[in-house]
The prediction has a mean pLDDT of 82. The RNA shown here (c-di-GMP-I riboswitch aptamer) has 79 nucleotides and comes from a Candidatus Bipolaricaulota bacterium. It was read from a public genome assembly, where an Rfam model found it. Rfam family: c-di-GMP-I riboswitch aptamer. About the family: GEMM was predicted in a large-scale screen for bacterial structured RNA regulatory elements.

RNA sequence: GAAUCGAAAAGGCAAACCUCACGAAUGACAAGUGGGGGACGCAAAGCCACGGGCCUGAAAUGGCAGCCGGGUUUCCGAA
Numbered sequence: 001g002a003a004u005c006g007a008a009a010a011g012g013c014a015a016a017c018c019u020c021a022c023g024a025a026u027g028a029c030a031a032g033u034g035g036g037g038g039a040c041g042c043a044a045a046g047c048c049a050c051g052g053g054c055c056u057g058a059a060a061u062g063g064c065a066g067c068c069g070g071g072u073u074u075c076c077g078a079a
Stems, first nucleotide, its partner, number of pairs: 005077002012042002017037006040066001046072003050069003053064003
């Protein structure tokens, strides 16, 4: 230094739930997204809907990366 791994410490993220706003050619919504509160958890629980899967809707040119795989970047350093 690299791969694997996850002790300690520092820092990081933030489920359920509450609340406000947004949420398709569309007035109101849904899945869900964003802000604030919150703290179940997380070493990629950072990012990308590419493959599978799942969710919503009357309608998909919608959504889920905290379902799995893949791609890509990456903090700390005991054994």